[in-house]
The RNA shown here (transfer RNA) has 85 nucleotides and comes from a Candidatus Pacearchaeota archaeon. The organism belongs to Candidatus Pacearchaeota, within Archaea. Rfam family: tRNA. Rfam describes the family as follows. Transfer RNA (tRNA) molecules are approximately 80 nucleotides in length. Its mean pLDDT, the model's own confidence on a scale to 100, is 81. The sequence was found in a public genome assembly.
RNA sequence: GCCCUCGUAGCUCAGUUGGUAAGAGUACAACCUUGGUAUUUAAACAAAAAGGUUGGGGUCCCGAGUUCGAAUCUCGGCGGGGGCU
Repeated sequence: GCCCUCGUAGCUCAGUUGGUAAGAGUACAACCUUGGUAUUUAAACAAAAAGGUUGGGGUCCCGAGUUCGAAUCUCGGCGGGGGCU
C1' cells in the first nucleotide's frame, strides 16, 4: 500500500428483502415477596441470601448522499481484528 470483516445501552450481543414506539441478557436504581440473623419474653423484624415487578440509560463509530422513509443501501473518514505484498 491492497483485500476481507467488525463497530447497536456500562459489558456481551440480536436485529440488515429499508417502514411496528430501537431490543435481549447482564449490570445499576427503586419497590414487592420469601427469608429469617442481630435485637426481643413473645409478637415482630434492619442484615445475609433467593425470587419477582417497574424504571433510568443508546448521536445504532463520524460525516455526506439516495429515498416519502435508513441501524439496515451508496460514498468518504476513523477505530478494532485478520490476510496479502